[in-house]
RNA sequence: GGCGCGGUAGCCAAGGGGUAAGGCUGAAGUCUGCAAAACUUCCAUGCGGCGGUUCGAUUCCGCCCCGCGCCU
Numbered sequence: 001g002g003c004g005c006g007g008u009a010g011c012c013a014a015g016g017g018g019u020a021a022g023g024c025u026g027a028a029g030u031c032u033g034c035a036a037a038a039c040u041u042c043c044a045u046g047c048g049g050c051g052g053u054u055c056g057a058u059u060c061c062g063c064c065c066c067g068c069g070c071c072u
Base pairs, nucleotide, nucleotide: 001071002070003069004068005067006066007065010024011023012022018055026042027041028040029039030038048064049063050062051061052060
C1' cells in the first nucleotide's frame, strides 16, 4: 500500500431503512432488627467522525479515524 471483518450505555452485546432488545454494573423501592439474597421500577436525543441518497439512516453509498486479521 491492497483486501476483509469490526466500532452501539460505565462493561458485554442484539438489531442491518419506520426511529435502539437483552445481560452485568449503577440508582430508587419492597422485604429485613441491620444486611445479604430475592422481587419491582428506572438509567442511550441516538449507534466512531464528516458528507451523500431517502419522506425517513444505527441500517444503504463515499471519504476519513480507530482496532483485529490476511496479502504484498
Background: The RNA shown here (transfer RNA) has 72 nucleotides and comes from a Puniceicoccales bacterium. Its mean pLDDT, the model's own confidence on a scale to 100, is 80. Rfam family: tRNA. From the family's description: Transfer RNA (tRNA) molecules are approximately 80 nucleotides in length.